Predicted 3D model of RNase P RNA and transfer RNA as a complex of 391 nucleotides. Rfam match: Bacterial RNase P class A. It is annotated as a ribozyme.
[in-house]
RNA sequence: UGAAGGUGUCGGGCGACAGCGGUUGAAACUUUUCGGCUGAGGAAAGUCCGGACAUGGUAGAGCAAAGUUGUGGGGAAGCCCACCUGGAGUGAUCCAAGGACAAGUGCAACAGAAAACAAACCGCCUUUUUCAUAAGGUAAGGCUGAAACGGUGGUGUAAGAGACCACCAGCAAUUCGGGCGACCGAGUUGGCUAGGUAAACUCAACUUCAUGCAAGGUCAAGUAUAGGGACGUUGAAGCUGCUCGUUGAGUCCCAGGGUAGACUGCAUAGAGAAAUUGUCGUCGAUUACAGAAUCCGGCUUAUAGACACCUUCACCAU
RNA sequence: GCCCUCGUAGCUCAGGGGAUAGAGCGUUGGAUUCCGGUUCCAAAGGUCGCAAGUUCAAUUCUUGUCGAGGGCG
Numbered sequence: 001u002g003a004a005g006g007u008g009u010c011g012g013g014c015g016a017c018a019g020c021g022g023u024u025g026a027a028a029c030u031u032u033u034c035g036g037c038u039g040a041g042g043a044a045a046g047u048c049c050g051g052a053c054a055u056g057g058u059a060g061a062g063c064a065a066a067g068u069u070g071u072g073g074g075g076a077a078g079c080c081c082a083c084c085u086g087g088a089g090u091g092a093u094c095c096a097a098g099g100a101c102a103a104g105u106g107c108a109a110c111a112g113a114a115a116a117c118a119a120a121c122c123g124c125c126u127u128u129u130u131c132a133u134a135a136g137g138u139a140a141g142g143c144u145g146a147a148a149c150g151g152u153g154g155u156g157u158a159a160g161a162g163a164c165c166a167c168c169a170g171c172a173a174u175u176c177g178g179g180c181g182a183c184c185g186a187g188u189u190g191g192c193u194a195g196g197u198a199a200a201c202u203c204a205a206c207u208u209c210a211u212g213c214a215a216g217g218u219c220a221a222g223u224a225u226a227g228g229g230a231c232g233u234u235g236a237a238g239c240u241g242c243u244c245g246u247u248g249a250g251u252c253c254c255a256g257g258g259u260a261g262a263c264u265g266c267a268u269a270g271a272g273a274a275a276u277u278g279u280c281g282u283c284g285a286u287u288a289c290a291g292a293a294u295c296c297g298g299c300u301u302a303u304a305g306a307c308a309c310c311u312u313c314a315c316c317a318u
Numbered sequence: 319g320c321c322c323u324c325g326u327a328g329c330u331c332a333g334g335g336g337a338u339a340g341a342g343c344g345u346u347g348g349a350u351u352c353c354g355g356u357u358c359c360a361a362a363g364g365u366c367g368c369a370a371g372u373u374c375a376a377u378u379c380u381u382g383u384c385g386a387g388g389g390c391g
Base pairs, nucleotide, nucleotide: 001314002313003312004311005310006309007308008307009306010305012283013282014281015280016279017278018277020039021038022037023036024035025034026033027032041289045300046299048298049297050296051295052294053212054211055210056209060244061243062242063241065208066207067206068205069204070083071082072081073080074079084098085096086095087094088093099203100202104201105200106197107196121142122141123138124137125136126135127134150168151167152166153165154164155163171190172189173188174187175186176185177184178183216264217263218262219261227254228253229252230251231250237247238246239245319390320389321388322387323386324385325384328343329342330341331340336374345361346360347359348358349357367383368382369381370380371379
């Protein structure tokens, strides 16, 4: 100098003029005027995960259902920090729904001889004089496929085979050392392969009561003590589903009638179909994604551009 | 605002890991008819909303995103 990686911050400033919401003061005096103060975001978004708050339930038990998943720590949280293992990259660094298929059940199209208790199409070998055929032996070799029941070399054999041997890979049990742990390192013994798939059912461990501010509370106004049907103290209805348990008298449907408000919940922005804007000048410069609706924390998704710090690689100079 | 559901042919819908993704209506061409309709035969028409991931393999499973519809006063 160039190309990258990580973390964090900002995401227009100032001035003039005009305008909007909320609140407050004054004037005017019933809806107007003048002035003061104040007025969106890092995501206000998605509503994914939690909490506050509220209602039902006195809050119980079991089953079912749903969710989470390497280890340690923190947390309310599916989040955060550090590490392990595997993978990607020359590297800084990044990615992982990363428990168990050796509990059980299922699945694997097409191709291929064969797709999971292995089997035997071609081939190789033996028997019959030879060929063909038949019977038997074998799994070294062969086409396929995402995946083929260990790999290489040797011994052995009629031909062959973990049948046997050496080395390697992998598995189970076990010993020693290191680490809180996931796990790592070094051995011993065994049998000679036990395949893949759980974002398939399932199993294990852990978590979960349900409903969401249109929750809920207060006030005002209006109304139909009207009509029909079903169930009910031999238990209606509620407590997410089912069973128990518990409370203990109404519940549901049809067809009609009435209301269509105010305050609160509600926040030092803040409500009611909902304000936070426009123009001009200037600064080196036109301005991305986007706009609160009960509040708060985390995550995810969108985002022109600018800045700060740390790190890596390549080249050049000293 | 809060809570749910659904995106497959022009329209209405099946399919829930391996099919050349199907059905009905519609469209186009042909046959029948003097002509039209009906009927019969054939054909065309699909990025399975989009993007990632899991898997040997995704319309199907998972996540994100976009769009549409419904309920609650």